[in-house]
Molecule: transfer RNA
Organism: marine eukaryotic metagenome
RNA sequence: GAUUAGCUCAGCGGUAGAGCGCCUGCCUUACAAGCAGGAUGUCACUGGUUCAAAUCCAGUAUCGC
Numbered sequence: 001g002a003u004u005a006g007c008u009c010a011g012c013g014g015u016a017g018a019g020c021g022c023c024u025g026c027c028u029u030a031c032a033a034g035c036a037g038g039a040u041g042u043c044a045c046u047g048g049u050u051c052a053a054a055u056c057c058a059g060u061a062u063c064g065c
Base pairs, nucleotide, nucleotide: 001063002062003061006020007019008018009017014051022038023037024036025035026034044060045059046058047057048056
């Protein structure tokens, strides 16, 4: 310094998102591409602050320098 969806990452107090991937349909002789639709998260863990925490504070764990 980092930890958020299967992977890569956004999100900087007010409904958790994107790309890729995955599933279904259309299209095709078939596959890919394309089009339409859909599913998916104990926001590493435990406490605290707050009307409200992924976000602020403390501690713990793992990884990197």